[in-house]
Context: one part of a larger RNA
Molecule: small-subunit ribosomal RNA, 3' major domain
Organism: Prosthecobacter debontii
RNA sequence: UGACGGGGACCCGCACAAGCGGUGGAGUAUGUGGCUUAAUUCGAUGCAACGCGAAGAACCUUACCUGGUCUUGACAUGCACUGUGUCUCCGGUGAAAGCCGGAUAGAGUAGCAAUACUCGCUUUGCACAGGUGCUGCAUGGCUGUCGUCAGCUCGUGUCGUGAGAUGUUGGGUUAAGUCCCGCAACGAGCGCAACCCCUGUGAUUUGUUGCCACCCAGUUUACUGGAGCACUCGAAUCAGACUGCCUCGAUCAACGAGGAGGAAGGUGGGGAUGACGUCAAGUCCGUAUGGCCCUUACGACCAGGGCUGCACACGUACUACAAUGCCCAGCACAAUGUGAUCCGAUACCGCGAGGUGGAGGAAAUCAGUAAAACUGGGCUCAGUUCAGAUUGUAGUCUGCAACUCGACUACAUGAAGUUGGAAUCGCUAGUAAUGGUGCAUCAGCUACGGCACCGUGAAUACGUUCCCGGGUCUUGUACA
Repeated sequence: UGACGGGGACCCGCACAAGCGGUGGAGUAUGUGGCUUAAUUCGAUGCAACGCGAAGAACCUUACCUGGUCUUGACAUGCACUGUGUCUCCGGUGAAAGCCGGAUAGAGUAGCAAUACUCGCUUUGCACAGGUGCUGCAUGGCUGUCGUCAGCUCGUGUCGUGAGAUGUUGGGUUAAGUCCCGCAACGAGCGCAACCCCUGUGAUUUGUUGCCACCCAGUUUACUGGAGCACUCGAAUCAGACUGCCUCGAUCAACGAGGAGGAAGGUGGGGAUGACGUCAAGUCCGUAUGGCCCUUACGACCAGGGCUGCACACGUACUACAAUGCCCAGCACAAUGUGAUCCGAUACCGCGAGGUGGAGGAAAUCAGUAAAACUGGGCUCAGUUCAGAUUGUAGUCUGCAACUCGACUACAUGAAGUUGGAAUCGCUAGUAAUGGUGCAUCAGCUACGGCACCGUGAAUACGUUCCCGGGUCUUGUACA
């Protein structure tokens, strides 16, 4: 100087408390461990692994296993050599890959032509290719975490023999090393804040594909055409919030409490943004890369299987256990976003999944039922008109192909489950809870996952004694 203390002081955080809803019990989905296996590819392992890499394992993917094959190779460049049968097509064998055989002749340059050379393909050989093989404890890059915590340092000066100290400590204050005052310090840098984006208010400009107040025509309201840009809305540019104003407190400093005006008030709300460093944290299987290793195989191709296996254990979710509910009928209101091998309307067929068909749409133009809510009716506390697992039959769709191993539909079947032990998680406002919608990946799908969007919309916070994590000062130490 640090680190540590079941030392002290002060402060903060959904850390506790106050509340709301869960997990832990059931069924299923998914990941992991274990077991099994020819293989169940590999990695991730307290917080910070376990719906993680994987924004999509039937084949492919695929790295694993079994079997069949290839050896200058599936891919790149160069050299030498052989043949010009290039592209393509056919036959045999075979599960395919592969192997064997046959047919088929291009382009350019020079030249009248013969021909020669080059390109392309091919044979053989050589340099080499190739490796998701090992080492993340050899690395780059990227990422997680402490933590969006308020810290981490430097120059000069001063003090100390020195390691170092001071500044950065102290008194206040702040979300903040934020600011003020003081001070052997004076300044500065990386962080904080602001500058950036979205959102909340208004003004101006601009009106098509958006809008429809007024006017005209058609017309049964609706709406359509004209006319129009007032309004909504889209886009752009400005304005607006700064403790600016008032009162009180305070060292009359920083600042704090209250108020006015205002759409918004003291960082308005949200995002992006992550200092010096820590964990030899994670990744050699994204790519790059040193070293080591394989080279008729640890490389390459193909078929089938596996990654989906199941006495069990754990994590994360979904669905429920019901009456604030379930069923039936009626009926209202969104936003984000997507669409050409695509989205697909009206219509018709089917109980339905879906099928036929193809208006319109490269889209503010066309496409798509919002659901919870609300209204009316039934059920009356039961393993039920709750719940839906499992299984049977019949189907639909995608795709060479749904056996291992897809999703969906109809009918039948109707397990467990009556609110969950010890323990444990999230959340402070348009939040929790709850309802639906869209998108990426994608032929299809295991999505109940992930990322977004809108609807309905709470309760509680006395307080900081305690648990956890963190910051500052101080103290002890046989630790570094």